[in-house]
RNA sequence: GCGGACGUAGCUCAGUUGGUAGAGCGCUAGCUUCCCAAGCUCGAGGUCACGGGUUCGAAACCCGUCGUCCGCU
Repeated sequence: GCGGACGUAGCUCAGUUGGUAGAGCGCUAGCUUCCCAAGCUCGAGGUCACGGGUUCGAAACCCGUCGUCCGCU
């Protein structure tokens, strides 16, 4: 330099014919217990990497940029 994959909650990841974003773990509060752990219930937490475009509407489509990883040279 060229090509490819990925970038969504604190972490690991879902979300694919475009229609108001979810799970597990973790965190918080309550219940339970003599206490802890485990278990159960509730809750908080997200400009969906960034900037444009298309569209009535974009995490998802198009273009560019940045970052991580892989391959080729």